Transfer RNA from a Candidatus Uhrbacteria bacterium, 75 nucleotides, folded computationally.
RNA sequence: GCGCCUGUAGCUCAGCCUGGAUAGAGCGCAAGGUUGCGGACCUUGAGGCCGCAGGUUCAAAUCCUGCCAGGCGCA
Numbered sequence: 001g002c003g004c005c006u007g008u009a010g011c012u013c014a015g016c017c018u019g020g021a022u023a024g025a026g027c028g029c030a031a032g033g034u035u036g037c038g039g040a041c042c043u044u045g046a047g048g049c050c051g052c053a054g055g056u057u058c059a060a061a062u063c064c065u066g067c068c069a070g071g072c073g074c075a
Base pairs, nucleotide, nucleotide: 001074002073003072004071005070006069007068010027011026012025013024020058029045030044031043032042033041051067052066053065054064055063
């Protein structure tokens, strides 16, 4: 330098192919219940404008382009 893959909550991921209702799950965190205290268990809650920018569209996490970061391969 070229090609491919990945980037979504504090962490691990789903959703993207086939655009459409308020973006979800597990773990973790907070509060409450329970307990002699804790753990486990139960209930509730907070936390994201989806790597960045632009484009297409009535509408973009999702399609297109560029860029950034990480990984793999080729040279």

Its Rfam family is "tRNA".